[in-house]
A computed fold for an 86-nucleotide RNA, annotated as SAM riboswitch aptamer (S box leader).
RNA sequence: AUCUUAUCAAGAGUAACGUAGUGACAGGCACGAUGAUGUUACAGCAACCUGCGGUAUGUAAGGUGCUAAAUCCUGUUAGAUGAGAG
Numbered sequence: 001a002u003c004u005u006a007u008c009a010a011g012a013g014u015a016a017c018g019u020a021g022u023g024a025c026a027g028g029c030a031c032g033a034u035g036a037u038g039u040u041a042c043a044g045c046a047a048c049c050u051g052c053g054g055u056a057u058g059u060a061a062g063g064u065g066c067u068a069a070a071u072c073c074u075g076u077u078a079g080a081u082g083a084g085a086g
Base pairs, nucleotide, nucleotide: 002085003084004083005082006081007080008079013042014041015040016039017038021031022030023029025075026074027073028072043067044066045065048063049062050061051059052058071078
């Protein structure tokens, strides 16, 4: 790479760097020089796995994840994330 499985209408942002497009893809719609997307730092949210535990709708120490918009909407043999297999 690929396969299996669970979840995806709740929740949570500031600063610095940096520059032109960005939101998976197509169409739509939106975000963006009042600096988006991205990267980093710190903060936060959540509770998939581990831990702890009085076994609870618990906790939040560790491993991920996430922090515009319902996965932004519709479509797609689609995508994202976790856990497992290989």